[in-house]
RNA sequence: GCUAUCAACAUCCCCGCCGGUUGGGCGCGGCGUUUCUACUAAACCCGCGUAGUGAACCGGCUGUAGC
Numbered sequence: 001g002c003u004a005u006c007a008a009c010a011u012c013c014c015c016g017c018c019g020g021u022u023g024g025g026c027g028c029g030g031c032g033u034u035u036c037u038a039c040u041a042a043a044c045c046c047g048c049g050u051a052g053u054g055a056a057c058c059g060g061c062u063g064u065a066g067c
Stems, first nucleotide, its partner, number of pairs: 001067004006063002013054001014052001016061007023053001025050006032044004
């Protein structure tokens, strides 16, 4: 340098690192929408935040194995 439907290293297993996309979880906020006579409450929507997001993927890097 090339190849890998490679990740050994890991306080069971799985999990290499950084950043990002889509979707999900949780929390907070909203003169929002719906249900309800109303209160309460719930569901949904929008925004922000959060994290071992055991979902899929993209870029870069490290390491491992073979050549």

Predicted 3D model of a 67-nucleotide RNA (nadA riboswitch).
It matches the Rfam family "nadA riboswitch". The family's RNA type in Rfam is small RNA.
Of the family's consensus pairs, 100% are formed in the model.